[in-house]
RNA sequence: UGCUCGAAGAGUUUGAUCCUGGCUCAGGACUAACGCUGGCAGUGUGCCUUACACAUGCAAGUCGGACGGAGGACUUCGGUCCUUAGUGGCAAACGGGUGAGUAAUGGAUAGGUUAUCUACCGGGAAGAGGGGGAUACCCCCUCGAAAGAGGGAUCAAUACCCCGUACGCUCCUUACGGAGGAAAGGUGGUGCAAGCCACCGCUUCCUGAUGAGCCUAUCUCCUAUCAGCUAGUUGGUAAGGUAAUGGCUUACCAAGGCUAUGACGGGUAGCUGGUCUGAGAGGAUGAUCAGCCACACUGGAACUGAGACACGGUCCAGACUCCUACGGGAGGCAGCAGUGGGGAAUUUUGGGCAAUGAGCGAAAGCUUGACCCAGCGACACUGCGUGGGCGAAGAAGAUCUUUGGAUUGUAAAGCCCUUUUGUUGGGGAGUAAGCGAAUGCGCAGGAAAUGGCGUGUUCGUUGCAAGUACCCGACGAAUAAGCCCCAGCCAACUACGUGCCAGCAGCUGCGGUAAUACGUAGGGGGCAAGCGUUGUCCGGAAUUACUGGGUGUAAAGGGUGUGCAGGCGUCUUGCUAAGUUGGGUGUGAAAUCCCGGAGCUCAACUCCGGAGCGGCAUCCAAUACUGACAAGAUCGAGGUUAUGAGAGGGAAGCGGAACUCCCGGUGUAGCGGUGAAAUGCGUAGAGAUCGGGAAGAACACCAGAGGCGAAGGCGGCUUCCUAACAUAAUACUGACGCUCAGACACGAAAGCUAGGGGAGCAAACAGGAUUAGAUACCCUGGUAGUCCUAGCCCUAAACGAUGAAUACUAGGUGUUGGAGGAUUCACUCCUUCAGCGUCGUAGCUAACGCGUUAAGUAUUCCACCUGGAAAGUACGGUCGCAAGGCUGAAACUCAAAGGAAUUGACGGGUACCCGCACAAGCAGCGAGGCAUGUGGUUUAAUUCGAGGCUACACGAAGAACCUUACCUGGGCUUGACAUGUUGCUGAAAGAUCUAAGAAACUAGAUCCUUUUUCAUAGCAAUAUGAAAACAGUUUCACAGGUGGUGCAUGGUUGUCGUCAGCUCGUGCCGUGAGGUGUAAGGUUAAGUCCUUGAACGAGCGCAACCCACGUCGUUAUUUGCCACGGAGCAAUCCAGCUACUAUAACGAUACCGCCGGCGACGAGCCGGAGGAAGGCGUGGACGACGUCAAAUCAUCACGCCCCUUAUGUCCAGGGCUACACACAUGCGACAAUGGUCGGAACAAUGAGUUGCCAAGCAGUAAUGCGGAGCUAAUCUCCAAAGCCGGCCUCAGUACAGAUCGAGGGUUGCAACCCACCCUCGUGAAGAUGGAGUUGCUAGUAAACGCAAGUCAGCUAUAUUGCGUUGAAUACGUUCCCGGGUAUUGUACACACCGCCCGUCACACCACCCAAGUUGGCUGUACCCGAAAACACAUACCCCAACCGCAAGGAGGGGCGUGUUGAAGGUGUGGUCAGUGAGGAGGGUGAAGUCGUAACAAGGCAGGUGUACGAGAACGUGCGCCUGGAUCACCUCCUUU
Repeated sequence: UGCUCGAAGAGUUUGAUCCUGGCUCAGGACUAACGCUGGCAGUGUGCCUUACACAUGCAAGUCGGACGGAGGACUUCGGUCCUUAGUGGCAAACGGGUGAGUAAUGGAUAGGUUAUCUACCGGGAAGAGGGGGAUACCCCCUCGAAAGAGGGAUCAAUACCCCGUACGCUCCUUACGGAGGAAAGGUGGUGCAAGCCACCGCUUCCUGAUGAGCCUAUCUCCUAUCAGCUAGUUGGUAAGGUAAUGGCUUACCAAGGCUAUGACGGGUAGCUGGUCUGAGAGGAUGAUCAGCCACACUGGAACUGAGACACGGUCCAGACUCCUACGGGAGGCAGCAGUGGGGAAUUUUGGGCAAUGAGCGAAAGCUUGACCCAGCGACACUGCGUGGGCGAAGAAGAUCUUUGGAUUGUAAAGCCCUUUUGUUGGGGAGUAAGCGAAUGCGCAGGAAAUGGCGUGUUCGUUGCAAGUACCCGACGAAUAAGCCCCAGCCAACUACGUGCCAGCAGCUGCGGUAAUACGUAGGGGGCAAGCGUUGUCCGGAAUUACUGGGUGUAAAGGGUGUGCAGGCGUCUUGCUAAGUUGGGUGUGAAAUCCCGGAGCUCAACUCCGGAGCGGCAUCCAAUACUGACAAGAUCGAGGUUAUGAGAGGGAAGCGGAACUCCCGGUGUAGCGGUGAAAUGCGUAGAGAUCGGGAAGAACACCAGAGGCGAAGGCGGCUUCCUAACAUAAUACUGACGCUCAGACACGAAAGCUAGGGGAGCAAACAGGAUUAGAUACCCUGGUAGUCCUAGCCCUAAACGAUGAAUACUAGGUGUUGGAGGAUUCACUCCUUCAGCGUCGUAGCUAACGCGUUAAGUAUUCCACCUGGAAAGUACGGUCGCAAGGCUGAAACUCAAAGGAAUUGACGGGUACCCGCACAAGCAGCGAGGCAUGUGGUUUAAUUCGAGGCUACACGAAGAACCUUACCUGGGCUUGACAUGUUGCUGAAAGAUCUAAGAAACUAGAUCCUUUUUCAUAGCAAUAUGAAAACAGUUUCACAGGUGGUGCAUGGUUGUCGUCAGCUCGUGCCGUGAGGUGUAAGGUUAAGUCCUUGAACGAGCGCAACCCACGUCGUUAUUUGCCACGGAGCAAUCCAGCUACUAUAACGAUACCGCCGGCGACGAGCCGGAGGAAGGCGUGGACGACGUCAAAUCAUCACGCCCCUUAUGUCCAGGGCUACACACAUGCGACAAUGGUCGGAACAAUGAGUUGCCAAGCAGUAAUGCGGAGCUAAUCUCCAAAGCCGGCCUCAGUACAGAUCGAGGGUUGCAACCCACCCUCGUGAAGAUGGAGUUGCUAGUAAACGCAAGUCAGCUAUAUUGCGUUGAAUACGUUCCCGGGUAUUGUACACACCGCCCGUCACACCACCCAAGUUGGCUGUACCCGAAAACACAUACCCCAACCGCAAGGAGGGGCGUGUUGAAGGUGUGGUCAGUGAGGAGGGUGAAGUCGUAACAAGGCAGGUGUACGAGAACGUGCGCCUGGAUCACCUCCUUU
């Protein structure tokens, strides 16, 4: 420089955030299966489960040119040809199947074999002479059901045997030699024949090739809860055995061999090329194809052979199946098809040897379920099609709709076109090369010919698939689309149904009446002859991290040290070349993958070439680094001398204070203890005090953030023994170092064993308290223990929650121990080394924080972690006297568990501030009576709502009917009310009356008899018709509902709270949630204002603006007023006047403005003057962001649901007024500050014509009669307490007035349920109210009356207003309540009415223990011992080859014995699994029981190790930790 390859995340913990961390998803791939669906073709592929059992057929034969025979055909009778049971040869050890076993006798890669074999084949050398005896078949006989067996006779060979010959063969000797060892012929040609020739065979030897055997190195799964294994074991000698090495086997000898670099054991598994995935490194896997291995019903064994210990051979044993005449036999599909079984699941009992290959053969050829084809299966990959163009009335239908429309949708229909596919007809390759015959040519050999080898030509002949691929014609859109999904991840939305049901779901999660999440429909999205689901693997997952993670607090540093193995290691030189680097050679099978081509129309698929196969081996070279070896060096390490500090360790001795006990003295009634008490001690003299004595344990002050030690830990003084450390100087050694699995040592407290000791303290225990209980906290006692000696235990929050070592990387400051320098000394200062603290830069960290004592930057070594829970549990092992320690899982289960920080909320946390919050006061409530409301109860109904504060004299500003919504009964059904509409009518309606009835209403009678326009007729009145309106009736739409849902809503309202807060823009800080602003210091009623400040500004609130009251002014002047004038007894009567008062409009006034002080300046505060008013003047209206799913569907409105001759509507009566009781709010009392009688005064707000009602009269009175005035500053309603005087004199009264009786009045259709008022009589409880609790800070509380609304009347003692009289107190903020701000802790966030722990009870689940019991595997000892092999033996039985005339011999076989030996059996172990009465703990489960352990100081701070105790959480003792709040002190640091 060029080219190539090439890496994505998301959801889910929280109120929100960052991190840690798991779970889940999107991708790819299947030998797949299941669901729905399904047109075609090509190429592949198809029992993963029971190496389960198999019916039937086929899968290994061939050679007549090795042999005899038999049968058949033909014949020229010579023979020729065909078939083949048997003998014989070769093959059957290949090909085909399967993966049970096997963790190494296996596989992969690279080597070795001087330690080996190899049939057929190739090359070379030599040979093939002479004899012999058998035997199958066939025939005869015997036995048997069969399978088969036996006997006799006869006969052949390329069957068998002997002799001869023979080598570079074998053996022995030796270098001369000796010994041993072989063979077979057949066909053809030719010849009269002997023979010869050719080809195919045969024998020996050598060699090649091919194939095999053995050996070595490296690699090859999990488990240490498998740590020791091994007697043929390791080696040697000798022998045997084998093709061959070797303990392969045997005898003897030696005692070795393997192992933490994992032996031995257990589990699982055929290995590889490859395949899938992945960016890669890796991970998973080992179907099809290919290489190797192993197996062939299970186990054992050998035979034959070149090769087997043999899938379709043999023998034996076993199990199973079949046949049987019961005597005995037969069998082995993990070959191809196929059957049964198993299973979610895997094909035809097909065709052919045409091709490729294999066996045999001289060959033709035969055989071949190898193979080639076909069939079945969407099982996979690939390709094609299901049509194309035009087509808007945007058809119909469907769905949605705001009712307008929109979507489906150019989609369909319709018109034009095409014909892949399909149907039909016709044509039609290639896969074929060979082989045979004829005929040439060449080569070798031969006397020659046939023949052999090679190569041509011609003819004949061979195709399963299949008349297939392909081509052509005709027909005709004709024959061909589904599946999944639509909440987020993740592309795609609406309607209806359902109502925590039915259901969905990969994760989060949907569904409880408006579900884009369930079901259906419409629409949409994705893929497509497929689409989804399930299962498995890789990926994402950096979630085991080599590439590429971590360990202070998230999981994770060992309690500490010494130290072997191991790992790592300073400087210089030389040498070597193991690691390392470069180059060469060999190998890394083919296929696969990749690249480039080629062939099927393309592709899949196939073929050719190349690259590659990261590896291994070997040769050569290089020498920087690492290593080995050798020599040196000094800075690491050690060491010497001097000095120094220290609670370092061990032993012995000594000391004083205090506590307790004992003795004695003095002395008297209590002591002790607590929140308060009690138990306890004491008149038998305690406690107190003085003196004396005893005993044990611990060492005040000094003392410190200080010192020492490896850690645990170490504290009075003295002595002895002993270790480590620091500094300064520097002889010496010369890398001696660092770290460290296993190992060894030390190791607080508690605890254990034995013996002492025992003062104090103190688990357990006892008693007293507290409490609902109190197995606790508190108190009184008190035993182990705490102490010593000896020995165990070995754990802690053994913590800095921080392994050790080395080096480097800003500083400031304090302190301990040294050294040096400056200074005359001292004080002090500077430099430096080693510790111990603190703040802090860079950097790091999720943050908090760490920061030369690192949690920074690097290196070395060790230890440890991988979601929570189960669990530091179970089992096993090991240690321990025990308690227990160390090691240390799984099933089931969850989608989180967790760290840090943020904002809130909360705290029986802290600080500051405020409020009638407390305190100081006044008056009450709570007791009694009554009124009213509520609960409860009752009822036919007692309508409904409101429920701590914030429901309860509340909705209701007024229930006898009405109201009224409730109940009972009686009526109506387009309706009591609205709009439209169909038909009819023009009176059935309406009014009056009558009858029944409780009324509504029903029945009837009388009266009344609509309007307009147009047309026609008529002079007109008028008549007729039509239309419209109106009214009635009828029909259909609909009305109606105080029916449900305030948790679907609007509106309105309460409350925190008239509290001072709540936010935004920009900027800045933080990874972020978020913070800052809004904080700090002052100040205020106030986030009010000021000063400072990384903030600067702004908004909603505060305040002000509004209303009323208080002062003044201006304007206005009757109905108001009365100063001046007049009159009158008097009364505003005249007059007067806007003067005053008043009225009602507009203005003014108050702002810390002025003065003094305080305040750093300031904001402001305190005081004063002036003023009607003084510091927001007083009172109202006004209510931020929000909280309470607060209240209201019954004010009203409204979505959805429900009722429709009733849940609507009308009527009568009843009820809302009930009454054992409980609560709330009030009234009036309990009396003398009073009651009662008499007399005489003073308001304001308001209201009034269906009204207020004067004067006067009647009545005891309510009230009646009466009628003046007033539509109101005109008239009327209209005062009481108070004041003056009399009586009452402390009593249930001349207090109080409930209750009841009698008689009246008023309203009203109506007063019984159920009104008010008056008079007379009656005369209850009650004598100041327990615990507790309410209101109020000035014209307020308290007391007193008045008015109004509602309203016919009234239950009003209520409510809303009005005035009259008119106080007390506030030191102050400790406490109660509420609120605000800051800070702190938090395991809360539905936010403390939170969260949450354990026992017990119930249901389910998995696991553990367990008397046992069942089975698998296996060790060991022994018994039995098949087949077979080997050895020995061979009396006995049998025998063709050689010798011998023969008898017989040699030799062989059998029987026999022994050794080994499978299956089997017995005993005893180990291990795994199943099951098991019962038992233990664990997990899970909307609303069970008991408590309240933890989270806040969680109400006794919590935790931890240990010990004891207890229903349970837990309590207590001892030691330790802070991962404890709060307060105080000390110290240090930062800033000034």
Molecule: small-subunit ribosomal RNA
Organism: Dehalococcoides sp.